Predicted 3D model of a 79-nucleotide RNA (c-di-GMP-I riboswitch aptamer) from Firmicutes bacterium HGW-Firmicutes-14.

[in-house]
RNA sequence: UCCUUGAAAAGGCAAACCUUUCGCAAGAAAGGGACGCAAAACUAUAGGGUCCUAUUUUCUGGGAUAGCCAGUUGCCGUU
Numbered sequence: 001u002c003c004u005u006g007a008a009a010a011g012g013c014a015a016a017c018c019u020u021u022c023g024c025a026a027g028a029a030a031g032g033g034a035c036g037c038a039a040a041a042c043u044a045u046a047g048g049g050u051c052c053u054a055u056u057u058u059c060u061g062g063g064a065u066a067g068c069c070a071g072u073u074g075c076c077g078u079u
C1' cells in the first nucleotide's frame, strides 16, 4: 500500500411514532424519540428499481426516495 475481516476501544448516525412547518402528492425540514446501521458518510446528470404527479391509461415530461440495489470516499486496527 492492497485485499479480506469486524474482535476491542473511542465515538457516530437515527427507523417507526408524536408535535410544528413546507408541499397537489410522494416526501422534506426542525424538535422529541430509538427500530436498527461497519459506511445508515456523500452522490438522484454513472446506472437500475420503487413511489408521486401532469392524466383514467400509453408516449413523454416534472418531482421524490441513497435506511432498495448501486457508484465514490472515509475512522479504528484484530486476523
Stems, first nucleotide, its partner, number of pairs: 006076001012037002017032006035067001041072003047069002049065006
Annotation:
The coordinates come from a structure-prediction model, not an experiment, and the mean pLDDT is 82. The sequence was found by an Rfam model in a public genome assembly.